[in-house]
């Protein structure tokens, strides 16, 4: 020094050419290690598409509103 834990910036941790982890103080949460913004995954609501007789449930796209909680 590179990568990597959603993205920048700091952290905390790992690995050495591969992107993963059982690490990352300890439980919690559907909610990803933390912390400011993000709103990329996740919720909740609506419109549409399939598929269905109809309905509901199931997938996937739009919009919208929110965005773990405690404890040292």
């Nucleotide at each position: 020094a590179g990568u990597c834990g959603u993205c920048u910036g700091g952290g905390c941790g790992a690995c050495u050419a591969u992107a993963a982890a059982c690490a990352g103080a300890c439980a919690u949460u559907a909610a990803g290690c933390c912390u400011a913004g993000a709103g990329c995954g996740u919720u909740c609501c609506c419109u549409c598409a399939u598929g269905a007789a109809a309905a509901a449930u199931a997938u996937g796209a739009g919009g919208g509103a929110g965005a773990u909680u405690g404890u040292a």
Overview:
This is a predicted structure of a 72-nucleotide RNA (Pistol ribozyme) from Bacillus velezensis. The source organism's lineage runs through Bacteria, Bacillati, Bacillota, Bacillaceae and Bacillus. Of the family's consensus pairs, 95% are formed in the model. The sequence is in RNAcentral, with records from ENA. Its Rfam family is "Pistol ribozyme". Rfam links the family to the GO term catalytic activity. The literature on the family includes a 2015 paper in Nat Chem Biol by Weinberg et al., "New classes of self-cleaving ribozymes revealed by comparative genomics analysis". Its mean pLDDT, the model's own confidence on a scale to 100, is 84.